[in-house]
Context: one part of a larger RNA
RNA sequence: CUGAUGUAAAGGAACUCGGCAAAUUUACCCUGUAACUUCGGGAGAAAGGGUGCGACUGGGUUUUCGCUCGGUCGUGGCACAUAAAUGGGGGUACCGACUGUUUACUAAAAACACAGGUCUUUGCUAAGAAGAAUUUUCGAAGUAGAAGGACUGACGUCUGCCCGGCCUCAGAAGGUCAAAUCGAUGGGUAUUCGCCCAGAAAUUAAGCCCUGAGAAACGGCGGCCAUAACCAUAAUGGUCCUAAGGUAGCGUAAUCCCUUGUCACCUAAUUAGUGACCCGCUUGAAUGACGUCACGAGUGCCCCACUGUCUCUACAUCAGACUCAGUGAAAUUGAAUUUGCCGUGCAGAUGCGGUAUAAAAAGUGAUAAGACGGAAAGACCCUAUGCACCUUUACUAUAACUUAAGAUUGAAAAAAAAUCCAAAAUGAGUAGGCUAGAUGGUAGUUUAUGAAAUCAGGGUUUCGGCCCUUUAUUGAAACUUAAGGUGAAAGACCAUCCUUUUAGGAUUUUUUAUCUCACUGGUCGAAAUGACGUCCAGGAAAAUCUUUGGUGGGUAGUUUGUUUGGGGCGAAUUGCUCCCAAAAGGUAACGGAGCAGUACAAAGGUAAACUCAAAAUGGAUGGAAACCAUUUGUAGAGCGCAAUGGUAUAUGUUUACUUGACUGUAAGACUUACCAGUCGAACAGAGAUCUUUUUUAGGUCGGUCAUAGUGAUCCGAUAAUUCUUUGUGGAAAGGUUAUCGCUUAUCGGAUAAAAGGUACGCUAGGGAUAACAGGCUAAUGAUCAUCUAGAGUCCAUAUCGCCGUGAUCGUUUGGCACCUCGAUGUUGGCUCAUCGCAUCCUGAGGGUGCAGAAGCUCUCAAGGGUUUGGCUGUUCGCCAAUUAAAGCGGUACGUGAGCUGAGUUUAAAACGUCGUGAGACAGUUUGGUCCCUAUCUAUCACUUACAGAGAAUUGAGAGGCCCUAAUUCUUGUACGAGAGGACCGAAAAGGUGAAACCUAUGGUGUUCCAGUUGUUCAACCAAGAGCAUCGCUGGGUAGCUACGUUUCAAUAAGAUAACCACUGAAAAUAUCUAAGUGGGAAUCAGCCCUCAAGAGAAAUUCUCAUAGAGCUGUGGAAGAUCACCACGUUGAUAGGCUAGGUGUUUAAGCAUGGUAAUAUGUUAAGCUAACUAGUACUAAUCUUGCUC
Repeated sequence: CUGAUGUAAAGGAACUCGGCAAAUUUACCCUGUAACUUCGGGAGAAAGGGUGCGACUGGGUUUUCGCUCGGUCGUGGCACAUAAAUGGGGGUACCGACUGUUUACUAAAAACACAGGUCUUUGCUAAGAAGAAUUUUCGAAGUAGAAGGACUGACGUCUGCCCGGCCUCAGAAGGUCAAAUCGAUGGGUAUUCGCCCAGAAAUUAAGCCCUGAGAAACGGCGGCCAUAACCAUAAUGGUCCUAAGGUAGCGUAAUCCCUUGUCACCUAAUUAGUGACCCGCUUGAAUGACGUCACGAGUGCCCCACUGUCUCUACAUCAGACUCAGUGAAAUUGAAUUUGCCGUGCAGAUGCGGUAUAAAAAGUGAUAAGACGGAAAGACCCUAUGCACCUUUACUAUAACUUAAGAUUGAAAAAAAAUCCAAAAUGAGUAGGCUAGAUGGUAGUUUAUGAAAUCAGGGUUUCGGCCCUUUAUUGAAACUUAAGGUGAAAGACCAUCCUUUUAGGAUUUUUUAUCUCACUGGUCGAAAUGACGUCCAGGAAAAUCUUUGGUGGGUAGUUUGUUUGGGGCGAAUUGCUCCCAAAAGGUAACGGAGCAGUACAAAGGUAAACUCAAAAUGGAUGGAAACCAUUUGUAGAGCGCAAUGGUAUAUGUUUACUUGACUGUAAGACUUACCAGUCGAACAGAGAUCUUUUUUAGGUCGGUCAUAGUGAUCCGAUAAUUCUUUGUGGAAAGGUUAUCGCUUAUCGGAUAAAAGGUACGCUAGGGAUAACAGGCUAAUGAUCAUCUAGAGUCCAUAUCGCCGUGAUCGUUUGGCACCUCGAUGUUGGCUCAUCGCAUCCUGAGGGUGCAGAAGCUCUCAAGGGUUUGGCUGUUCGCCAAUUAAAGCGGUACGUGAGCUGAGUUUAAAACGUCGUGAGACAGUUUGGUCCCUAUCUAUCACUUACAGAGAAUUGAGAGGCCCUAAUUCUUGUACGAGAGGACCGAAAAGGUGAAACCUAUGGUGUUCCAGUUGUUCAACCAAGAGCAUCGCUGGGUAGCUACGUUUCAAUAAGAUAACCACUGAAAAUAUCUAAGUGGGAAUCAGCCCUCAAGAGAAAUUCUCAUAGAGCUGUGGAAGAUCACCACGUUGAUAGGCUAGGUGUUUAAGCAUGGUAAUAUGUUAAGCUAACUAGUACUAAUCUUGCUC
């Protein structure tokens, strides 16, 4: 020193994040017991009293022993449940109703569960679940009073508004819509038959759109302006928006940023707590709201009791530590001959440079400041075309569910639809005698096998008519060609069709209802749980398979860019112009400024002509600017648009005519990593003719004054093209030429197609890159100086000092990214400090708007000092009370191999807010593992050996000390009108700090004395002993100690600082200075105390030299060991003994009193550790021992 214990004066939570830890309480009996309450509780509430031992005696019970409830009297102690076991209590708030459950190994909770409430699914082959699947299993041998899912969470009072979004459910219309059905039409080929390809319209499910319902489904629940007779506020009004605009309740809250809101209570003082208020950043009603008895190892706050938590520590006991004997690990370790300071340096040096205040060698015990100490290839941060999980309206798939078609799959009906067949009918623009379907052919056709007409009937109708029938009557012609009129001419006739309709047939499809034979379920029989049969109920459905549409984070695979003064957020990403850019060209930055992602059929071409902007003067309406005239006018204009360059001999403006805004080539240059990009003379062709692009002509014209107006490849499309054509011929397909389709804008373009979370995280790396600290810098910050405008009645400078200027520092906030990511632990507190001075106090001085006192300001000065509490994690800050004063900073924001762990910063959980969600928040809240035996340096102690020995000194040097002051005297004096009230000087209680000590006061004192409980032992009694924390309790010697006692921080004197002076020139004066001489501070040196010759100049003095020292023994107020000190028979060193002291408090035995407990006497008795003295009884003896 650490761990485990015991005790503690006075105070009693002042400790601390927090009463953590400890202490208190504790048994039994009696009395007594509040608010509140779900009437059960609360409750052992709280609070108060009693308890030993002895004698006598009453009641109950019992066969007896005994058990139990009492009463009276006596008696001892500090204390009687005498030890041990054995609740501290109360008040108030939050959360959760409760008992329970949970992160085995950092979280026990407010989280989970829970009874109760609600919604929803499910009718039995149940829903749902497991499974690849089935005659499978669970659900359940259950049946809606049942089973599954979800939310909420006892109980009480309640649970508002919104269906626009998402989700769920319902919906015979309509839209859209897959496979499939159907097959107009087109194409290829072909001698024909045919074969092949594409496929319009139509039919057609679920889904989606659409219509509605549902919020105890997911969820949501406004803004602006004005207004009342002070002001303020707004019951009220206006207006906009919405699906609807937050109701009741609660509210600075586990939710409130501002915030320590405001008020009240609690306290001396409260960022805490409680009650209110309501401006609710961002409360709110089963993601439940608000209350609430009881309960809680939950979380705040307060009070009583209690205490070593603290003021402020002390002593004692045990186990370690230390020494010796025995045994005997570990991490670590480049090698070590391993100092301080200042500097340097990859930016914090034992190792480099300088230097000295350090330094001979080897060790032991201690302390932890450093060795960017050990341990773990940093978990934070970034990077990776890393990983893993999780989420979703990311992308793409997919299980599952669902829809339709076909198959397993049969029968016989009805209705409807489509197509086809053959037949019959049907057809009104105007004009025209009229109801002219289209085209073609043709000159005739029909008729006694009955023309035409009438009657009757039927069908149809656009109400005009048209068509059909004959059992009626009559009985011979009727229609057309021609003319007229029409786009078209006859219902003369024939042929092929169209529109619409009718009835029939064939094929196909749909719907409805039915049947039973596949198939399905069940019962019964039999049986082997096989095969089978009967009967019942369903039934071509279901189910399964293939194809098909939908739904589909249930599951899976992936993506989720880069730049970046870390990353994220923001911004940017291609092209053009200028500056930067340093007079060729080129040149970066998240440098400074702007534009483009086109336009134009003229704004192109040619030829000709013309000259602008602006100003002045003059001129009707007419004005500052309209049009006109004159003058000046090098561009101050214009050139579609940015800027730059260019341009008046036009590239500008106007007019006329026009299409060269052409085809095929291209020497050569510029630019350039490549791919790309730019310029380009020249050659050939065409611009037909009248009217030749234009110009008389020479000539000009391959877009625009130039520089932006953009996109590779693949893939696809259109047009052209005898280029190829898988036996041949074709075709398909491909090629070539031209053109088209990309905000592929992350613009050299990863895919046709892609977002997020991780605090549950993982890996590889990075000090290539952030957070801490260091370094550089010093914008910011701090301090100082300078300049004075002003304030200060007057007056810049007693004091304050604008606008400016110049420095210093390295304490703030930053910038940079230099060491460290194979780890440099982070706020605050505790402990221990040390340095600077820009001084808070004390000391010395100058100025003052200094009368005194008290101040303000400046100069010198770092010796010492610089408080305790309330609140908060706080540093800080506010507050209370003091003080001479309650200084500012550095030291890795000093100090975690020294402590703590309240905050921050893992995993759990909650609130508010954000997010669809996983989740997130320099927002809040509760909970939450701090390892290391010290090798070196450093620091503090202690030794060894080397110097011949033993003694005594000097003091180079080093360290320590250094504070303040009530009050009194001077003095109620100086000063002052008074009130008030000193300097200088003298004394000094006290405080703070330090050292030593134990006489007294206290503490301790593990056995010195006594008391006493339970129990055991020794035969018993008595007297004792052991154990129970030393059993507990009351005292206490020595020693050690503080709370105690004593002493100290002194006078004089030296050198100085600021400052004040003397004499005194340069400069005949003046001047504290230049020569010279003084004064002057808690400073400096010394005085005082301690260490000190390893002080390398290793000092000095004395004595001895066969000197001396050590070993060894007895010991010690000395001590880890070692050392040091005393003694060793010529001896009091230790023990013992004797005597005394001190402490305790009257021993045992005996006697006497009493029935007894017990009392009295002998008796101030007995016992008494460490104390004092004496005494050789024992041991240091005996042996001149052994070693040097």
The part of an RNA shown here (large-subunit ribosomal RNA, half B) has 1188 nucleotides and comes from Diphylleia rotans. Rfam family: Bacterial large subunit ribosomal RNA. RNAcentral holds the full RNA, with entries from ENA and SILVA. NCBI's taxonomy places the organism under Eukaryota, CRuMs, Collodictyonidae, Diphylleia.